This is a predicted structure of a 679-nucleotide part of an RNA (large-subunit ribosomal RNA, domain II) from a mouse gut metagenome. The RNAcentral record of the full RNA draws on SILVA.

Context: one part of a larger RNA
RNA sequence: UCCGGCGAGUAUAUUUAACUGGCAAGGUUAAGGGCCUCAGGUCUGAAGCCGAAGCGAGAGCGAGUCUGAAUAGGGCGUAUAGUCAGUUGGAUAUGACCCGAAACCGGGUGACCUAUCCAUGAUCAGGUUGAAGUGGGCGUAAAAGCCCAUGGAGGACCGAACCGACCUCCGUUGAAAUGGCGGCGGAUGAAUUGUGGAUAGCGGAGAAAUUCCAAUCGAACCCGGAUAUAGCUGGUUCUCCCCGAAAUAGCUUUAGGGCUAGCGUUGUAUUAGAUUACCGGAGGUAAAGCACUGAAUAGGCUAGGGGCCGAGAGGCUACCGACCCUUAUCAAACUCUGAAUGCCGGAUAAUUGAUGUACAGCAGUCAGACAGUGUGAGAUAAGUUUCAUUGUCAAAAGGGAAACAGCCCAGACCCACAGCUAAGGUCCCAAAUGUACGUUAAGUGGAGAAGGAUGUGGAAUUGCACAGACAACCAGGAUGUUGGCUUAGAAGCAGCCACACAUUCAAAGAGUGCGUAACAGCUCACUGGUCGAGUGAUUCCGCGCCGAAAAUUUAACGGGGCUAAACGUACAACCGAAGCUUGGGCUGCAUCGAAAGAUGCGGGGUAGGGGAGCGUCGUGUAACGGGGUGAAGCAUGAGCGUAAGCGCGUGUGGACUUUACACGAGUGAGAAUGCCGGA
Numbered sequence: 001u002c003c004g005g006c007g008a009g010u011a012u013a014u015u016u017a018a019c020u021g022g023c024a025a026g027g028u029u030a031a032g033g034g035c036c037u038c039a040g041g042u043c044u045g046a047a048g049c050c051g052a053a054g055c056g057a058g059a060g061c062g063a064g065u066c067u068g069a070a071u072a073g074g075g076c077g078u079a080u081a082g083u084c085a086g087u088u089g090g091a092u093a094u095g096a097c098c099c100g101a102a103a104c105c106g107g108g109u110g111a112c113c114u115a116u117c118c119a120u121g122a123u124c125a126g127g128u129u130g131a132a133g134u135g136g137g138c139g140u141a142a143a144a145g146c147c148c149a150u151g152g153a154g155g156a157c158c159g160a161a162c163c164g165a166c167c168u169c170c171g172u173u174g175a176a177a178u179g180g181c182g183g184c185g186g187a188u189g190a191a192u193u194g195u196g197g198a199u200a201g202c203g204g205a206g207a208a209a210u211u212c213c214a215a216u217c218g219a220a221c222c223c224g225g226a227u228a229u230a231g232c233u234g235g236u237u238c239u240c241c242c243c244g245a246a247a248u249a250g251c252u253u254u255a256g257g258g259c260u261a262g263c264g265u266u267g268u269a270u271u272a273g274a275u276u277a278c279c280g281g282a283g284g285u286a287a288a289g290c291a292c293u294g295a296a297u298a299g300g301c302u303a304g305g306g307g308c309c310g311a312g313a314g315g316c317u318a319c320c321g322a323c324c325c326u327u328a329u330c331a332a333a334c335u336c337u338g339a340a341u342g343c344c345g346g347a348u349a350a351u352u353g354a355u356g357u358a359c360a361g362c363a364g365u366c367a368g369a370c371a372g373u374g375u376g377a378g379a380u381a382a383g384u385u386u387c388a389u390u391g392u393c394a395a396a397a398g399g400g401a402a403a404c405a406g407c408c409c410a411g412a413c414c415c416a417c418a419g420c421u422a423a424g425g426u427c428c429c430a431a432a433u434g435u436a437c438g439u440u441a442a443g444u445g446g447a448g449a450a451g452g453a454u455g456u457g458g459a460a461u462u463g464c465a466c467a468g469a470c471a472a473c474c475a476g477g478a479u480g481u482u483g484g485c486u487u488a489g490a491a492g493c494a495g496c497c498a499c500a501c502a503u504u505c506a507a508a509g510a511g512u513g514c515g516u517a518a519c520a521g522c523u524c525a526c527u528g529g530u531c532g533a534g535u536g537a538u539u540c541c542g543c544g545c546c547g548a549a550a551a552u553u554u555a556a557c558g559g560g561g562c563u564a565a566a567c568g569u570a571c572a573a574c575c576g577a578a579g580c581u582u583g584g585g586c587u588g589c590a591u592c593g594a595a596a597g598a599u600g601c602g603g604g605g606u607a608g609g610g611g612a613g614c615g616u617c618g619u620g621u622a623a624c625g626g627g628g629u630g631a632a633g634c635a636u637g638a639g640c641g642u643a644a645g646c647g648c649g650u651g652u653g654g655a656c657u658u659u660a661c662a663c664g665a666g667u668g669a670g671a672a673u674g675c676c677g678g679a
Stems, first nucleotide, its partner, number of pairs: 001679006011094013026050003032044005054061002064076004097235002100232001104225006115199009124189001126158003129154001133150006162186003166183002169180002201217001203213003210219001238613006248261005262365002264362007273352005278346004287337001288335002293331003298326003304320002306317004368393007376385002398409003413585004418581003424575003427560003433572007445562001451546002455543010472530005478503003483497003509524001513522002586603007614668001616665008625657002633652005639646002
C1' cells in the first nucleotide's frame, strides 16, 4: 500500500406533535389473583391517572369568578372531545451516534534497577616520594638546632585490575532502546564491591540535577470508580423523488459554544400578497448655499488700540484693526434651501398567479468570499479592514475571459450525427468573413505617468502673397555722427541718458548678433533685383514617438504568424452554450375526469425538512412451493428495470431453500493516523 471480515442514532421510562386503530362524556387498567401453556396468553382486579369547569393567595363562590364601594370597567374563563394503545418525528433522564485525552479519587504491588542507611564479608599488579617518631654523631649549662642513619605517614605521586565518563570519529530501520575504536579521570579512599536487611507514592531517598524509586517520574506501577468529562478533532455504511437555507440582530466569564428572533421545510387554516401607473405622507442625503455655527480671502469705510507731535485742545500716521459694505471660498459632527432613488399608507386599473399571513411539528445557520456602487479606518496602500446596497460564488454545471470559486453570457430531468441564438468570435492551431470609407508605420496593436518633440491625419482662426509673398542667390545697408555722458579708450554693439533726433533715400536702428584695447571687419533688421506660387503663426481633435532598467525561458498577442489577421465607422453574413426551439421519454404540483388520460406550470443544489422504495438476517401464515433428474454458495454470459437492484442459461458445488403477505431487527462501509487476519 492493497484485499477480506468486523465497525457508529440503540434500549427503557416520562412527555409532546402527527398519523393509524378501539371506545367515547367518557377512556383506561397497575400491582396482585384465577385458568391454561414449551415459550406465552386469556379472564379478573377501579386502587390510580387523564378528561368532562372555572376563577381566586385563600376562605370560598361557580358559568362564572377575581379585583373593587360598585349592578362600572378590566383580567382569566364559558359557545364541549376526550382517552387508551401502536408507529414515526422531537424533548428529558440515563454511557445515549462511535472512537479519542491529559487528569482526579480509592485499594493494592514494587528498593532483584537505582538513592541513602544498617549488618557482615571481599578487593586494590608494580613502581615513586620519604612526614612524625626513634638511634647515632655534632652541638648546648641544659635545651634548641644541625648532620647521618632508621622509620614508613599521606582524601601524596606514576600506573594495571577495578570504578568512572572529558574529546573526536563510527554507529543512528545500530552488533547495542546509550554501544564500539582511539585518546581521557580516580586508582589506600568521602575508594570499590558481594550477600542479607531498612525507608513507598498526599510517600521515600537525594554531596541538590526536578535527580532516582524495575528501559516509566513536576509525583511509580496495577486494578477499580469508569463507557470519567471533552462547547474539541476524526468517522458515521442502500436508492430515487419534491422543496431548499444561513454565515445577520439581541443577550451570553460570550466571541471557533449557546438561547430567542431572522432565513428553510412539512401540515392545517385563511385568501390575504407582489410590481407598475395614480393619490396622500414622513424625511434632510447628493447637489447647492453662506441666512446660523465655525474655518478662510482681498479691498473699502470706520469704532478702538499702538506710534509721533503738542502744556492742553487737538493734529499726523506707508502701524494693528472689531462691526459694516464689496470681492472670492470651505465643512461628517454648519443649513436660508434641497432632489433622484428608497420607505410608509391607500381606492382603482393593468401585470403576476400562490408568491402573503397565523398556528403547530422538525431543522440547519451565528468563521463568509469576491465584484460594482456609497462611506468610514489606512497612505483617496493592500488579494487590508468596518458598514450600507446589488450581484455571483458559497450550494451552480455549461459557453467566453489561453489557463483562472466570486468577472461576462447563461441556470444542467433524460435521449438525439436536428435547428436558432447570447457573451465572445470568424488567417492557421480551432467551428465561422466579407465589403466600403478612413487612421496608424510605432509590431503601436500586444503594460505605464508627469513632461518633451517641424511624427502624421482632420477642423478652425489669423498674417503675408502674381501690384510677386516664404526660402535661396546678386546688390545696397548711407549721412550729421566717434549722438550726449562716462571713460585711459567707449566710434551702433562695457555702462548711463533720451519725448530714440534729423538728413539723403528704393532702403538703411543713434542699431540684431559675432568681433577689436579702441577703431577696423563680418552680419542682421530694412530695400532693390533674379525666381514664380504658395508661405508663416495660433488653437482644438484622432492615431502614433520618446520618457521605458530585474531577476526560471523569448515570457507584457495563448502560439504560429499578421502592415491588416491592428484601430475607427458602417453594412451584410456566419460560428458559437447543458440558453431557446424541434422530436421522443420519465416525473412533481394544480385543474378536469369514474378511470384511462388531457391541459397548464415545473424538475441545478450544500446544511437541512418532507415523500416513496430496494436489499440483508430472523419469526408467523400460505403456496398439498422448489430440491441428489442437483438446494444454497461460487464462476461466467451479449437479459430486464428510472435507481437501490432483479432474473435466465451454462459450469462448479453437494444439501438445503424460494416466493407472497405481515411482523421484528446486532439491517447496507471507502475513508475514523479505525480493529483483526492475509498478501
The coordinates come from a structure-prediction model, not an experiment, and the mean pLDDT is 84. Its Rfam family is "Bacterial large subunit ribosomal RNA".